The RNA shown here (small-subunit ribosomal RNA) has 1442 nucleotides and comes from an uncultured bacterium. RNAcentral holds the sequence, with entries from ENA and SILVA. The prediction has a mean pLDDT of 84.
[in-house]
RNA sequence: AGAGUUUGAUCCUGGCUCAGGAUUAACGCUGGCGGAAUGUAUAAUACAUGCAAGUCGAGCGAGAAGUUUUAGUAGCUUGCUACUGAAAUGGACAGCGGCGAACGAGCGAGUAACACGUUAGAACCUGCCCCGAACUCAGGGAUAAGCACUGGAAACGGUGUCUAAUACCGGAUAGUCUCGAAAGAGUAAAGAUUUUUCGGUUCGGGAGGGGCUUGCGGCCUAUCAGCUUGUUGGUGAGGUAAAGGCUCACCAAGGCUAUGACGGGUAACUGGUCUGAGAGGAUGACCAGUCGCGAUGGGACUGAGACACGGCCCAUACUCCUACGGGAGGCAGCAGUAGGGAAUCUUCCACAAUGGACGAAAGUCUGAUGGAGCAAUUCCGCGUGAUUGAUGAAGCGUUUCGGCGUGUAAAGAUCUUUUCUGGGGGAAGAAUUAUGACGGUACCCUAGGAAUAAGCACCGGCUAACUCCGUGCCAGCAGCCGCGGUAAUACGGAGGGUGCAAGCGUUAUCCGGAAUCAUUGGGCGUAAAGCGUCUGUAGGCGGUCAAAUAAGUAUGAUAUGAAAGACAAUGGCUCAACCAUUGGAACGUAUUGUAAACUGUUUAACUAGAGGACUGGAGGGGUGUGUAGAAUUCUGCAUGUAGGGGUAAAAUCCGUAGAUAUGCAGAGGAAUACCAAAAGCGAAGGCAGCACACUGGACAGUUCUGACGCUCAGAGACGAAAGCGUAGGUAGCGAACGGGAUUAGAUACCCCGGUAGUCUACGCCGUAAACGAUGAUCACUCGAUGUUAGGCUUUUCAAUCGGCCGAGUGUCCAAGCUAACGCGUUAAGUGAUCCGCCUGGGGAGUACGAUCGCAAGAUUAAAACUCAAAGGAAUAGACGGGGACCCACACAAGCGGUGGAGCAUCUGGUUUAAUUUGAUAAUAAGCGGGGAACCUUACCUGGCCUUGACAUCUUUUUGAAUCUUCUAGAGAUAGAAGAGUGCCUUCGGGAACAAAAAUGACAGGCGCUGCAUGGUUGUCGUCAGCUCGUGCCUUGAGGUGUUCGGUUAAGUCCGUGAACGAGCGCAACCCUAGUCAUGUGUUGAAUUUUUCACAUGAGACUGCCGGUUACAAAUCGGAGGAAGGUUAGGAUGACGUCAAAUCAGCAUGGCCCUUAUGGCCAGGGCUACACAGGUGCUACAAUGGUGCAUACAACGGGCAGCGAGACAGUAAUGUUUAGCCAAUUCCUUAAAGUGCAUCUAAGUUCGGAUUGAGGGCUGCAACUCGCCCUCAUGAAGUUGGAAUCGCUAGUAACCGCAUAUCAGCAAUGGUGCGGUGAAUAUGUUCCUGGGUCUUGUACUCACCGCCCGUCACGUCACGAAAGUUGGGGGCGCCCGAAGUACCUCGGUUCUGAGGUCCUAAGGUGAAACCAGUGAUUGGGACGAAGUCGUAACAAGGUAACC
Repeated sequence: AGAGUUUGAUCCUGGCUCAGGAUUAACGCUGGCGGAAUGUAUAAUACAUGCAAGUCGAGCGAGAAGUUUUAGUAGCUUGCUACUGAAAUGGACAGCGGCGAACGAGCGAGUAACACGUUAGAACCUGCCCCGAACUCAGGGAUAAGCACUGGAAACGGUGUCUAAUACCGGAUAGUCUCGAAAGAGUAAAGAUUUUUCGGUUCGGGAGGGGCUUGCGGCCUAUCAGCUUGUUGGUGAGGUAAAGGCUCACCAAGGCUAUGACGGGUAACUGGUCUGAGAGGAUGACCAGUCGCGAUGGGACUGAGACACGGCCCAUACUCCUACGGGAGGCAGCAGUAGGGAAUCUUCCACAAUGGACGAAAGUCUGAUGGAGCAAUUCCGCGUGAUUGAUGAAGCGUUUCGGCGUGUAAAGAUCUUUUCUGGGGGAAGAAUUAUGACGGUACCCUAGGAAUAAGCACCGGCUAACUCCGUGCCAGCAGCCGCGGUAAUACGGAGGGUGCAAGCGUUAUCCGGAAUCAUUGGGCGUAAAGCGUCUGUAGGCGGUCAAAUAAGUAUGAUAUGAAAGACAAUGGCUCAACCAUUGGAACGUAUUGUAAACUGUUUAACUAGAGGACUGGAGGGGUGUGUAGAAUUCUGCAUGUAGGGGUAAAAUCCGUAGAUAUGCAGAGGAAUACCAAAAGCGAAGGCAGCACACUGGACAGUUCUGACGCUCAGAGACGAAAGCGUAGGUAGCGAACGGGAUUAGAUACCCCGGUAGUCUACGCCGUAAACGAUGAUCACUCGAUGUUAGGCUUUUCAAUCGGCCGAGUGUCCAAGCUAACGCGUUAAGUGAUCCGCCUGGGGAGUACGAUCGCAAGAUUAAAACUCAAAGGAAUAGACGGGGACCCACACAAGCGGUGGAGCAUCUGGUUUAAUUUGAUAAUAAGCGGGGAACCUUACCUGGCCUUGACAUCUUUUUGAAUCUUCUAGAGAUAGAAGAGUGCCUUCGGGAACAAAAAUGACAGGCGCUGCAUGGUUGUCGUCAGCUCGUGCCUUGAGGUGUUCGGUUAAGUCCGUGAACGAGCGCAACCCUAGUCAUGUGUUGAAUUUUUCACAUGAGACUGCCGGUUACAAAUCGGAGGAAGGUUAGGAUGACGUCAAAUCAGCAUGGCCCUUAUGGCCAGGGCUACACAGGUGCUACAAUGGUGCAUACAACGGGCAGCGAGACAGUAAUGUUUAGCCAAUUCCUUAAAGUGCAUCUAAGUUCGGAUUGAGGGCUGCAACUCGCCCUCAUGAAGUUGGAAUCGCUAGUAACCGCAUAUCAGCAAUGGUGCGGUGAAUAUGUUCCUGGGUCUUGUACUCACCGCCCGUCACGUCACGAAAGUUGGGGGCGCCCGAAGUACCUCGGUUCUGAGGUCCUAAGGUGAAACCAGUGAUUGGGACGAAGUCGUAACAAGGUAACC
């Protein structure tokens, strides 16, 4: 110090989240030691038990036990024991009296207050302590204890009688005490002790303590705006220690409040603590100061001090005892218990130290305190070993099988002993003679032995650390983003690693990061945010000059700011934590001195701000009255006849009862064409014919006043449209409504009508995308160019033009600003003042409350809950029922087809034991397959094999290899017989091969995943595009280049241009064909300069001419030429797109099968058939069929082959065999064509499907399931609906030929070859596809996109609600304990009874507030792929929005 997260990417805005520190913490896992701290945050809930405040005999009476002395008696061991008495001592349980108990200890409920902090003050008190002065005389009467009697269960008493005091009382004395002006009056005392001293009374002072007053400071809420009657003040009195409405009587009517009164909520305050760079924010455990409280509420007594935690009285609730009559109690003291809770300790030791109470003291008491115990709760320190040790052991994990990791880690060797255990010694803390709880502790010495001691979290990014297995959107993880749907570094386990370490993680809370409330230190055109506008009060701010003052300000001094803490230095515990000493600092407050620039205040001036007066011109500024013409509509009359109107097209509608149209006349309402404009006026809303009346403001010139100013919370005024009320008015338009269309629907868009309304007057409403989405005012800061109304000046006879000034209103631009867009003297620039507003999205401008309103509604304005985004600007794409340009058999113009029929073939579907499988818009479907009878074959049924049909390795045995035959069987297979006996040799044997057996390692898989892959391919598309380097522009994504003007088939070329170059594509180079030349000449050529074949060359380049253009590229026309503008065709396919296709061509990761998902065999299937689709063939006929005759090709192929000729057969074909390994021979007769003949418009002499019979060929085999021939049979079909395909020239169309595969063939398919040989293109509006530029976008999975609302279902929180429950207050009334004060009576030493005032608690009544709950109800949020539509985003298909 930052990081992650909105996007395809970017910048910004903005929220959410993380990394840090902290804690009185808790929970999970784990746990060796020591030191220093801390330890009920919740129920101020209830408490068993013990202890926490006593002490003084030197105040007093009395005086037990014991002790000492003494006397007596008894026992007798004559000095012991026991008993009795006396004296002394002693000081237990109690009592009177004194002091203390008001401290110490605890807790934080209440309290928003002079409670606290800090400052200042005057009208006070103060036991014990200190200082000073004076006094301490002489008396009196009681009473407790005790004794006796007695009540009660107890607690506790009662009566009688005795007694003491430093208890009580009066008397004397009285100063500097009190009262009083004075005179004068009044008030004291106590004694104790061996010494000495201690005490008592009065007064004055001090210290410390306390009471009171006061300025300032520190929480939230205005959805709390008015509060107050002892209230505010005065006079007098009372009361208090003391001022005071503290209380009372009377008088006055005040006092507080927007600088927040009153009310509500919350809360003890501070020094400090945590955090932070700081400013701040949060907090108030421990320690210290103050306050408050002591079961709840009230009250006083005593006392120096209390309205009293371990005192009293009363009331209430609760608990306990009881003999039922009555009593007792208060752990928020220390321990401890129960309960609540996530959670917080021992019913310990000691008064040794420090401190406190009492005492003269010894001393007693002290759960204060000092210590120990428990808890990793926190902080600090230490340890769990050190050195060496590589066959890098084993194990485990992983692996590409080679290895690698764990890892010097272990083992082993050597060493040490902090800690631990045993033994021995042993403190300081005591200043003080004694006295040590801690404690046989700390510490020291010695012996032993690596011995007793490591976990937790994490490893996708943020964030240090990676692999394997399991799981398969499951289980689960998650702080945010997000992981998991079969190869998960994110889940679970393991190995390894990282971090911290006796701890580690999680949860909770606070600060930080967050400049995310911004004083330091933010914003408001579009991201959240300028009030619709103006006037103006309080407030804030304020021009020039001078003087005074000293409030602010600056500076100095003094006082204070407790200690602790923090900081620095030094020191003590071995270090540290911790502790001690010393020092300085700090902010604040108060008093005081100095200064006088600035601000303030006062005074005296000024004119530049502001304003007044006069003069002048401009203007849709406002209000009222009147008036004008055009148009619409209606009415009357007239002319006139069948339509009119309306729309994309129609219809409703009007019209023969005369419309529309035309003319004349009239009525009425509303609005003002042209002028007219980027123009003008107004604060904004807004304002438009003309005239008049009244009236506001701005501008310009001259003069006057003299800061009179600016802004403005609250307040007031104005405020479009719609809407509301009353009364009018109503031509046109026109919500609602009716009808007609459109549509799947159409409560819309379009059409025909039409009511409110729109208009006027008066009164409400108070809102708009009320916008420049830009508050007002002032000042400053380059320019250019328009325009409105003025003025000055120059020139001029005048007009005009020009220059200048201030006031408006536009455009462009500089600096600067801005996230960018953009703004830019009319600022969004640079400064100043004041006001308003914002702080993630949704919920929501909503609910509740309040105010306003007739209502509609407006203003003010939340929360729960929910999401991790929402948003702005710009960028690249994609898209648009946006635009511009261009191209293509894309359309158009043509020719021929498909779609209808039959058949062939492929596919879907269905069927089946199986009908193996892949491919499915274009880019699947005569495709993989370039040929399924067996084989192929992957499928099915059945029969068999298991190291296997195939490969490598190991072991053993046999045999050369190899070949032939027989038997069984469907075959695989099994069995048997025979032939053969090779090569090398050192003669032992070896090599190769084959067979058998065994063993595993392994083979094998057309099994899965093309969404794990390689390779290959399709498609956009042979479309003209796709990029890079350097430079330049931008904060950046990115742009530029590649755009633009021309041109091209082309990002082809030229020109321009912040670009200059380059690459992959285009083109060219390659092949074939067309022309020519040369060479060669087999098998070609009768001959030949020809033809043909082969080879090598030439030729075409917009080269030449003319037109057009910018005289560039290029294009048009022409010449020549076999060929002319790419000559024709082919090969050639950029970056990429479609998770496109293929694991079944091959290869390949992973997974799966292993007597089977592998292998062998036979048979079957892939050829099924209601049907649907694709691609084709043949046709429907006369441009034809049939018969006869007859002409002309090219590419190819051939030895397991092509096969002439001859003969046989109707033919398929057969027999025989010549020739040919091919320019020689064969396939090989090309067909359409041509000539002649016939058919004559018909289901035919068209068409040939289907079927029957008979043959031929191939092949082990032709049934399922081949092809061919002959005879017979002779189906549909008469040109094909919607729709749709191909083709631009040697092309389409028609015609045949060859060939690959192949035993044969289902070929009508594919690939090639030649023959005959057209038509049409005016063109680019439209359809499809593509390219470039531009525009909009809420799309980026990219329009097959995104997305809205109702309804249905579930969950959650909230609002309303008849009511209902509870709570805290206030008010009225009733009752009224204890108690102070007072009054009356009895009594007069003590007091008793009754009453008055006040009042706690209680009762009751009405009203308000808060909280809970409530049938039902309302909207909201979130949910899996529900329903209905399609509102928005593109011109979103009716522009959207307020």